[in-house]
């Protein structure tokens, strides 16, 4: 400053993080469609597709003031009639319709098919051009002549329509006069200039024109009403010039896409000469020369009207180009003229083609991409309106006529824009929805109710503005010529409205007629119930659905829009995701394997010119509309007006010179040259050496060598292997040797000659920018590969053979060819890597190396300082997503080149190119996914490492597995054989005890408010006893009886029992993956966390690591930590030691005493049970960091947590329990409830687990005989006694327990037998006959006794427990329970062996390292096959479109020629004709459609066939990810079902361990 107001993110790769990347969403627009729903109006807009076909009607005509001719119908008359008419003549009327002839048809209108171009756009240029009507200006308008259509008469034709003969008129058509101007030719002359030329003047010769028409007026001339001649107005012809408009060409700049289109071109580029054009020009022709264009994209394909504008975006941009405007091209499709000022002409004409029509079959008609309207095609797109009242155009002098331009209606919510659908008040928070924790929330002032209002839409009346012309009438002023006006100017009146009785106003009733739609899991604003039950279904991503879905459908609530909502579709936004503004390439997609160097980009220092860029100022352009500003006009806004602002750019112009650039001159640092060194596996040829492998001869000299994880194959008695000797022959050169050298890279290594490239140092001297980079391009380029010739010792693809194995086309051996190796050629690629293009400045150091120098010093070396060049390692600044880089940069900056833009498809197909071949390069796209993907985190894992620990293993001991039995599990049987638990962590487990009961299963009987709870009403005391009837349960009767508590004596109350109605009762039925509680395991492992500072972008880290040490994250030391929690240890209980205090049921030294601690007594002692006390590395040596703390002693009952128990950290297993118990949800209610009786759970071909008992003599029977602890007990443990072989039976003392009982401890000890055997082992099974429990032992009980005597001789492969009072062995005891332990829970006796150690097998802890894992290795993956489905490539070829080259034939038409036919105008004639010019008509040249023949690009199809892709649970394997179990990858070669193996260089983007260098600290 009126006119600059403006930039937002989000989901989504992960166990979590940064980052890279892509993928969606949100936002505005649309000529839109499609669902659903619709009140009204105002203003726009409405075939996007098939430039596909059209039926009807309209869309361009007009002038009688250019011309000649000129009706009918009707109407008045008149003759004449056969009374039907016929004939005329007026009116209509100089009317209509045709004709000539004039302007106009080229505008106006539609559509975008072709066009990638001077076609648009911008600026120019025409000194190369035209321009009708318009306007100004000068001058003219003259004398003639001859056709002609209409019209008549006739002729072909169906028809369109064609021809003869005759008449006639013009502003139609000729001819001739005059005539400037122009043009052209000569000659002269001025001016200006781009020196080519324009432009002017003069003078001379040539060419060269016209047309009237209408009104008026007689002043003059002429006949003499008055007209002509003339005059005079308007108009129109002619002709010059001049504007204006308007259109032709021409240039400069801009204008899609492919290079997998790289070479086009022959009228091609250019000159002459001649033709044509309004005009310049190879525009076209002859003839010369051989040019023209192109990597600054020529040529060729593809797509496509440009362009003001339009959408979006902050902007720069990107898409677009409907409507309005400008230009352009097109008119059915190809071509081609004519007329015309303008065409190569939408609604003209000719031919040639396809279609449509109409025919009398001979022949014609047509062109809606004008307006309507039809079909057809499509998701999709409107009335066969009204009118010229307005505006604009043709024609006319004018009325006026034409005008589907145009103004208006109609149709569509297609778009914007504006109302409306009601306002207030109203809580019993009404009914009803719905949802509920059942209280009450919610729809909810919502509604009903009362009170107002009156827009819209409905009916009634009124009622505009778009009108201003134009004519008619009056007024003024105006020529020749006085007047006058028929013209012309100027005013007044009056007349003209499709829309349409339209907007607008009144006024009537009336809340009366007017609300959908989408969404409600994040993004994204909205939440709840039932239904479904990986099914229906949703979905824009991510993703929901598998019984409690806020994600599917409903349904109540609720958000967001609103007459519209939502859905597709499409553009630009966010997307800085192609980045100029504003990206990037160490490892994410991306630096060419590596130089050379042409074009091109870029470029030192002073000065000098010039202004090209730059820069400043002015001038033109930048059409109107649009956009923005300001004011206006329609009741607002949309819409419209009116004036302003603004514009990149492009011309022109006048300045400025720092800077680029140009000129010109100079300069040395930049680059180079010349002289002196010295280093170097540089690089090409010759030559020469030894070591060693193999082979060949020959000694010695025997039985095996060889090879492996072990083996075999193979070689050996024909003499190997080893050894010595001697010869061949090929290939590579140990030791030095080194993050040393050297080269552009690839690469280069004995040792000599020769021939050669480059760097580097040091000191002048010189040349003067000569430089840097570098698209095509040329050159070298590992292995490996191919061609020829050669050589071939070893090693070795490929192949054979033996092992491995489930196979093993591998890995491991034993053989072996290509091949490696030379020499000449081809080939051109690797992890051709630093994964890091090349040049140049610049920006802290340390330390090493390698080549040259220089300094101090010294007699000289070393050492030291220091320069310059390469190599290497650390680290600061800086930078990075982060590892990391860091003077050798991945820091800062600058100049060139290459390269990327999401994952797969695919570095593939197709085509080029380039090779002999392999193949190499360039290099897509259909499909398909929502991720691939880099770095770092934390875990987890590793057939990686390091370090520790556990009965882990190793040393022992004694088991299981084998055999009989018990027990529980799987199977398998059943009516049922209930159900759970299933790797350790299920199986003597729930179950601490199934004959009925239990008990949940099966069969049979009954019952249904029910065995059991609450509440209601009526009866009733509750109970007991009996009959009968059934397997019982239960049914069916009798009989006795009347309690408590209160009282007003009526009666009520409570507990209980019975009857009846629904509320509900019940479920051991479902889900342990809905769940709580409890409970297993890792695991009694030593970890798991937190505050709070630090670090880090952040996930995290740190602390918690590290060094020592612990049984221990236990403690010390250190340290960016400092602290604190849960564990760990203490505390707790038993045990082990002493002290006290207390002694009964316990105890018994001393005293008495008994058969007995039986009694007295005692309080020592043992034991009980209260209280305390000791054990702390607390002392002493080493040892360790002056610690922790270990290792040894002393003392002590115990020594280093003394033993054992309780006690189990944050998680993990969807780990177990719905069948303990609780509970959600489902599910069932005369059954999946209750209740009864019988069975089952005990079953048996067979597998497994745990157990007992044994297979004997360290034993086993018998005799005797000794010594516990801890327990239990009144529905009860039971002593003693009698009896019975015996289990027991009688009777039944004592004891509610340190008293009594159970209760006998047993192995043991002593003595005696047995004597090695299926036995005096062992006892299974079987027969008898009892015993005790119990209502009852058949299904199915323990235990006795008699008799039977089975396996079985110590256990394969595997596998289990235990480290001391511990295994083992020996008994006791107790829960449960009538009755039933070989289980299970406890308890004492006796009492062991062994650990050297941590390699190894198994678990775990801790730090480390690797990952492609995170459901975390019971992961995650690769390729073949088979099966389905998509696109694709190849394909014998088959069919279209396009187009190109050859040739051939060639309409119509210009053009040229020829014109023997025919011929009105002018000119000559003898009048017969002749000339002129002209016409038909023939030819030639061009050329559309068309044919033939051959190519080129392109689409569709095509048996087969090749890969690719995708699809819950195929198939064979196991290639990769950890050393992935042979490290893997790349590049090539060969095999092989397959992933893949091997061979060869190569790389680390390999683990681990050693060793070497180098660096950090001390």
């Nucleotide at each position: 400053u009126a006119a600059u107001u403006g930039g937002a993110g989000a989901g989504u790769u992960u166990g979590a993080u940064c980052c890279u990347g892509g993928c969606u969403c949100a936002g505005a627009a649309u000529g839109a469609a499609c669902g659903c729903u619709g009140g009204c109006g105002g203003c726009g807009u409405g075939c996007u597709u098939a430039a596909c076909a059209c039926a009807u009607g309209c869309a361009a005509g007009u002038c009688g003031c250019a011309c000649g001719a000129g009706a009918a119908c009707a109407c008045c008359g008149a003759a004449c009639u056969u009374c039907g008419g016929u004939u005329u003549g007026g009116u209509a009327a100089g009317u209509a319709a045709a004709g000539u002839g004039g302007c106009g048809c080229a505008c106006g209108g539609g559509u975008g098919a072709g066009u990638a171009a001077c076609g648009c756009g911008u600026g120019g240029a025409u000194a190369a051009u035209c321009u009708g009507c318009c306007c100004c200006u000068g001058a003219a308008u003259u004398u003639g002549g001859g056709a002609u259509a209409a019209c008549a008469u006739u002729g072909c034709g169906a028809a369109a329509g064609c021809g003869a003969u005759g008449c006639u008129a013009a502003u139609a058509c000729c001819a001739g006069a005059u005539g400037a101007a122009g043009u052209c030719a000569u000659u002269a002359u001025u001016a200006c200039c781009c020196c080519g030329g324009u432009a002017u003047u003069a003078a001379u010769g040539a060419u060269g024109a016209a047309a009237g028409a209408u009104g008026g007026c007689c002043u003059c001339u002429a006949c003499a009403u008055g007209u002509a001649a003339g005059c005079u107005a308007u108009u129109g012809u002619u002709u010059a010039g001049g504007g204006a408009u308007g259109a032709g060409u021409c240039c400069g700049c801009g204008u899609a896409c492919c290079a997998u289109u790289a070479g086009c071109u022959g009228g091609u580029u250019g000159g002459u000469g001649g033709g044509g054009u309004a005009a310049c020009g190879g525009c076209c022709u002859a003839c010369c020369a051989a040019g023209g264009c192109a990597u600054c994209g020529a040529u060729g394909g593809u797509u496509a009207g440009c362009u003001g504008g339009u959408c979006u975006g902050a902007g720069a941009g990107g898409a677009u180009g409907a409507u309005c405007a400008g230009c352009c091209a097109c008119a059915c499709c190809g071509g081609a003229a004519c007329u015309g000022a303008c065409a190569c002409a939408c609604g003209g004409u000719c031919c040639g083609g396809a279609c449509u029509c109409c025919u009398a079959c001979g022949g014609g008609a047509g062109g809606c991409a004008g307006c309507a309207g039809u079909g057809a095609g499509g998701a999709a797109u409107u009335u066969u309106g009204c009118g010229c009242a307005a505006u604009g155009g043709g024609c006319g002098a004018a009325a006026g006529c034409c005008u589907g331009a145009c103004g208006c209606a109609g149709c569509a919510a297609c778009g914007c824009c504006g109302c409306g659908u009601g306002a207030g008040u109203g809580a019993u928070g009404a009914a009803g929805g719905c949802c509920u924790u059942c209280g009450g929330g919610u729809c909810g002032u919502a509604a009903a109710g009362c009170u107002c209002u009156g827009u819209c839409a409905g009916g009634u009346g009124g009622g505009a503005a778009g009108a201003a012309c134009c004519c008619u009438g009056g007024a003024u002023a105006u020529a020749a010529u006085a007047a006058a006006a028929u013209g012309u100017a100027u005013u007044c009146a009056g007349c003209u409205g499709a829309c349409g009785g339209u907007a607008c106003c009144a006024c009537c009733g009336a809340a009366g007629g007017a609300a959908g739609c989408a969404c409600c899991g994040g993004c994204u604003a909205a939440c709840u119930c039932c239904g479904u039950g990986c099914c229906a279904g949703c979905a824009g991503c991510c993703g929901c659905g598998g019984u409690a879905a806020u994600a599917c459908g409903g349904a109540g609530g609720g958000u967001g829009c609103a007459a519209g909502c939502g859905u597709u579709a499409u553009u630009c936004g966010g997307a800085a995701u192609u980045a100029u503004u504003g990206g990037g390439c160490g490892u994410a997609a991306a630096g060419a394997g590596c130089g050379c160097g042409c074009a091109g980009g870029c470029g030192g220092u002073u000065u000098u010119u010039u202004a090209a860029g730059u820069c400043a100022g002015a001038u033109g352009u930048g059409a109107a509309a649009u956009c923005c500003c300001a004011g206006g006009g329609c009741u607002u806004a949309a819409c419209c007006c009116u004036g302003g602002a603004a514009g990149a750019g492009c011309a022109u112009u006048u300045g400025a010179u720092a800077c680029u650039a140009u000129u010109g001159a100079a300069c040395u640092u930049g680059a180079g040259u010349a002289u002196g060194g010295g280093a170097g596996a540089g690089g090409g040829a010759a030559g020469c050496g030894g070591a060693a492998u193999u082979c060949c001869u020959g000694g010695u000299g025997u039985a095996g060598c060889g090879g492996u994880g072990a083996a075999a194959u193979g070689c050996g008695u024909a003499g190997a292997u080893a050894u010595c000797a001697g010869g061949a022959g090929g290939a590579a050169c140990a030791c030095c040797g080194g993050u040393g050298g050297c080269g552009a890279a690839g690469g280069c290594g004995g040792c000599u000659u020769c021939c050669u490239g480059g760097a580097c140092c040091a000191a002048u001297a010189c040349u003067g920018a000569c430089g840097c980079u570098g698209a095509g391009g040329c050159g070298c380029g590992a292995a490996g590969g191919u061609g020829u010739g050669g050589g071939u010792a070893g090693c070795a693809a490929a192949c054979a053979g033996g092992a491995u194995u489930a196979g093993a086309u591998a890995c491991c051996c034993u053989g072996g060819u290509a091949g490696u190796c030379c020499a000449c050629a081809c080939a051109g690629u690797a992890a051709a890597c630093g994964u890091u293009g090349a040049u140049c400045a610049c920006c802290a150091g340390g330390u090493g190396u390698a080549g040259c120098g220089g300094g101090u010093a010294u007699u000289g070396a070393c050492c030291c300082c220091u320069g310059c060049u390469g190599u290497g390692c650390c680290g600061g600044c800086g930078u990075u997503a982060a590892c990391g880089c860091a003077u050798u940069a991945a820091g800062u900056g600058a100049u060139c080149c290459g390269c990327c833009u999401g994952g797969g498809g695919a570095g593939u197909a197709c085509g080029g190119u380039c090779g002999c071949a392999a193949g190499a390069u360039u290099a897509a796209a259909a499909c398909u996914c929502a991720a691939a993907g880099g770095a770092a985190u934390u875990g987890a894992c590793g057939g990686g490492g390091g370090c520790c620990c556990g009965c882990a293993c190793a040393a022992g001991c004694g088991g299981u597995g084998g055999a009989g039995c018990a027990u529980g599990u799987g199977g398998u049987u059943u009516a049922a054989u209930u159900c759970g638990a299933c790797g350790c962590a299920a199986c003597g487990c729930g179950a601490a005890g199934a004959a009925c009961c239990u008990u949940a299963c099966c069969c049979a009987g009954a019952c249904u408010u029910g065995a059991c709870a609450u509440c209601u009403g009526c009866g009733g005391a509750a109970u007991a006893u009996c009959u009968u009837u059934g397997a019982a349960a239960g049914g069916a009767g009798a009989u006795a009886g009347u309690g408590c508590c209160c009282u007003u004596c009526g009666g009520g109350g409570a507990g209980c029992c019975g009857c009846a109605a629904g509320a509900c009762a019940g479920g051991u039925g479902c889900u342990g993956c809905a769940u709580g509680g409890c409970u297993g395991u890792c695991g009694u492992c030593a970890g798991c966390u937190c505050g709070u500072g630090u670090c880090g972008u952040g996930a995290g880290a740190u602390g918690u690591u590290g060094g020592g040490u612990u049984a221990a994250g236990u403690c010390c030391c250190g340290c960016a930590a400092c602290g604190a929690g849960c564990g760990c240890a203490a505390c707790c209980c038993c045990u082990g030691u002493c002290u006290u205090c207390a002694g009964u049921u316990a105890c018994c030294a001393u005293c008495a005493u008994u058969a007995a601690g039986u009694u007295g007594g005692g309080g020592a002692c043992u034991c009980u049970g209260g209280a305390g006390a000791u054990a702390c590395u607390g002392c002493c040596c080493c040892g360790g960091u002056u610690a922790a703390c270990g290792g040894g002693g002393a003392g002590g009952a115990a020594g280093g947590u003394g033993g054992g128990g309780a006690u189990g950290a944050c998680g993990u297993c969807a780990a177990g329990u719905c069948c303990u118990c609780a509970u959600g949800g489902c599910c069932u209610u005369u059954a999946u409830g209750u209740c009864u009786g019988g069975g089952g759970c005990u079953a048996c071909a067979c597998a497994c687990g745990u157990g007992c008992u044994a297979c004997a003599a360290u034993g086993g029977g018998c005799u005797g005989u000794a010594c516990a602890a801890a327990g239990g007990g009144c529905a009860g443990c039971g002593a003693a006694c009698u009896u019975g072989c015996g289990a027991g039976a009688g009777u039944g003392a004592g004891c509610c327990a340190a008293u009594c009982c159970c209760a006998a401890a047993a192995a043991g000890c002593a003595g005696u037998c047995c004597c090695a055997a299926g036995u005096u082992c062992g006892g299974a099974u079987u027969g008898g006959a009892g015993u005790c429990u119990g209502c009852a032992a058949c299904u199915c009980g323990a235990c006795u006794c008699c008799a039977u005597g089975a396996a079985g001789u110590u256990g394969g492969a595997a596998u289990c427990g235990c480290u001391a009072g511990u295994a083992a062995u020996c008994g006791c005891g107790g829960a449960u329970c009538a009755g039933c332990a070989u289980g299970c829970c406890g308890c004492g006796g006796u009492g062991a062996a062994u650990a050297c150690g941590u390699u190894c097998c198994c678990g775990g802890g801790c730090c480390u390292u690797g990952u492609a894992c995170a459901c975390a290795c019971c992961g995650c993956c690769c390729g073949u096959c088979a099966c389905a489905c998509c696109a694709u490539g190849a394909g014998a070829g088959u069919u279209g479109g396009u187009u190109g080259u050859a040739c051939c034939a060639g309409a119509a038409g210009u053009u040229g020629u020829c014109g023997g036919g025919c011929u009105a105008a002018c000119c000559c004639u003898u009048c017969g004709g002749g000339g002129a010019g002209g016409c038909a008509g023939g030819c030639a040249c061009c050329u559309a459609a068309g044919g033939u023949a051959u190519g080129g690009c392109u689409g569709a199809u095509g048996a087969u066939u090749g890969g690719g892709g995708u699809g819950a649970a195929g198939u064979c394997g196991u290639a990769a990810c950890a050393a992935g179990g042979u490290a893997g990858c790349c590049g090539u070669u060969g095999g092989g079902g397959a992933a893949c193996c091997a061979g060869u260089g190569g790389c680390u983007g390999g683990a681990u361990c050693a060793c070497c260098u180098c660096c950090u600290u001390u």
This is a predicted structure of a 1562-nucleotide RNA (small-subunit ribosomal RNA) from Desulfonema limicola. The sequence is in RNAcentral, with records from Rfam. The source organism's lineage runs through Bacteria, Thermodesulfobacteriota, Desulfobacterales, Desulfococcaceae and Desulfonema. Its mean pLDDT, the model's own confidence on a scale to 100, is 83.